[in-house]
RNA sequence: GAAGUCGGUCGGAUGGUCGCUGGAUAUAUAUGUAUCGAGAGGAAAGUCCGGGCUCCAUAGAGCAAGGUGCUAGCUAACUGCUAGGUACGGUAACGUAACGGAAAGUGCUGCAGAGAAUAGACCGCCUAUUUUCUUUAGGCAAGGGUGAAAAGGUGCGGUAAGAGCGCACCGCACAUUUGGUGACAAAUGUGGCAAGGUAAACCCCACUUGGAGCAAGCUCAAAUAGGAUGGCAAUUAUGCUGCUCGUAUAUGUCAUCGGGUAGAGUGCUAAAGAUAUUUGGCAACAAAUAUUGUAGAUGAAUGACCAUCAAUUACAGAACCCGGCUUAUAGACUGACUUCAUUU
Numbered sequence: 001g002a003a004g005u006c007g008g009u010c011g012g013a014u015g016g017u018c019g020c021u022g023g024a025u026a027u028a029u030a031u032g033u034a035u036c037g038a039g040a041g042g043a044a045a046g047u048c049c050g051g052g053c054u055c056c057a058u059a060g061a062g063c064a065a066g067g068u069g070c071u072a073g074c075u076a077a078c079u080g081c082u083a084g085g086u087a088c089g090g091u092a093a094c095g096u097a098a099c100g101g102a103a104a105g106u107g108c109u110g111c112a113g114a115g116a117a118u119a120g121a122c123c124g125c126c127u128a129u130u131u132u133c134u135u136u137a138g139g140c141a142a143g144g145g146u147g148a149a150a151a152g153g154u155g156c157g158g159u160a161a162g163a164g165c166g167c168a169c170c171g172c173a174c175a176u177u178u179g180g181u182g183a184c185a186a187a188u189g190u191g192g193c194a195a196g197g198u199a200a201a202c203c204c205c206a207c208u209u210g211g212a213g214c215a216a217g218c219u220c221a222a223a224u225a226g227g228a229u230g231g232c233a234a235u236u237a238u239g240c241u242g243c244u245c246g247u248a249u250a251u252g253u254c255a256u257c258g259g260g261u262a263g264a265g266u267g268c269u270a271a272a273g274a275u276a277u278u279u280g281g282c283a284a285c286a287a288a289u290a291u292u293g294u295a296g297a298u299g300a301a302u303g304a305c306c307a308u309c310a311a312u313u314a315c316a317g318a319a320c321c322c323g324g325c326u327u328a329u330a331g332a333c334u335g336a337c338u339u340c341a342u343u344u
Base pairs, nucleotide, nucleotide: 001340002339003338004337005336006335007334008333009332010331012309013308014307015306016305017304018303020039021038023036024035025034026033027032041315045326046325048324049323050322051321052320053213054212055211056210060245061244062243063242065209066208067207068206069205070084071083072082073081074080085099086097087096088095089094100204101203105202106201107198108197109196122144123143124140125139126138127137128136152170153169154168155167156166157165171193172191173190174189175188176187177186178185179184217266218265219264220263227257228256229255230254231253232252236250237249238248239247240246273292274291275290276289277288278287279286280285
């Protein structure tokens, strides 16, 4: 200097004038006046996960159904995060993994091919008959072909020709020892050794899970028709996602027809919050101390102008709150690491 890998921050600021919304203080008595201060995001998006909170409800159990799937930690919890392991990709920094089990069972593996599993002889090799050819009989699965995959791979010996038939090395399975919390790794030994793939097929194993949701709920005010008809009725009905048990309530409940209301308040913002320091930890994080108090609308508030600076012309607007993940993003700044080239 070039090319890459993994991160972090910002994504407008300051001042003035007018306008909008909430809050605090003072004043007033009618919805005002004055002052002060505050007012959309890194993803507010997606609604994909997990919770806090509220109700069912006075509390459950089992089955079904669902979720996760290497190990160890963190967390309120999670399919998240951190650190490791294994496999694959990359020269590397690093990245990805829907990462338990195929020797419990069942299923699938098209076409091609002789044959896709207690599977096979298309071309072939060998023996007998034979000079040779052909026919017939027997042996083979090593060579060729088809295919994603064909009875572990390479080499040597052996054989009529061959074959783990035997041997060596590798692979596979099991056992022991060592290291590690563990997933695993290494070494040694035994065994000729169970076709391969597929569980993102059914299934098996381990762990785990109530449901509904702020339009949840609670309170106040107002209005109507304390309506009508039919069914069930304590060995009954209804509620608790489905089923069973259990339990609670009961002039209740289900269905049809008909009528009234849609207003106000609360939930609604002090948060598993944020920032800084110290200690512990490889880290994610945890504890202690101090500081701070950061929008609460409800047809839906933050807009316009001027001046200066500036990279801002991107993606884009809270609606109960929080922790993650995913997606979109003009541009600016910045840290660590890897490879190549050159110079000293």
Molecule: Bacterial RNase P class A
Organism: Gammaproteobacteria bacterium